[in-house]
This is a predicted structure of an 88-nucleotide RNA (c-di-GMP-I riboswitch aptamer) from Thermohalobacter berrensis. The sequence is in RNAcentral, with records from Rfam.
RNA sequence: UUACGAUAAGGGCAAACUUAUCGAAAGAUAAGGACGCAAAGCCAUGGGCCUAAGGUGAAUUAAUCACUAUGGUUGCCAGGUUACCGAA
Numbered sequence: 001u002u003a004c005g006a007u008a009a010g011g012g013c014a015a016a017c018u019u020a021u022c023g024a025a026a027g028a029u030a031a032g033g034a035c036g037c038a039a040a041g042c043c044a045u046g047g048g049c050c051u052a053a054g055g056u057g058a059a060u061u062a063a064u065c066a067c068u069a070u071g072g073u074u075g076c077c078a079g080g081u082u083a084c085c086g087a088a
Base pairs, nucleotide, nucleotide: 004086005085012037013036017032018031019030020029021028022027035075041081042080043079045078046077047076048073049072050071054068055067056066057065058064
């Protein structure tokens, strides 16, 4: 230095839920809160999954149904990139 990850040390992040705001929604942000996480730091590049405003199509005395990300999810997986400590 790289790989690796301990009943080590110092720490870090923060699920569900609640409140407020934004959003068509999925979801996001902030505060509280901890299920967990050795990258649960960052990037939507590939795949998966979620949503369907807009668009398209179908239906009809019905305001419904279907398809579709340009939306989202890095705490779904992979990939890229940066990084604390130092036992085996």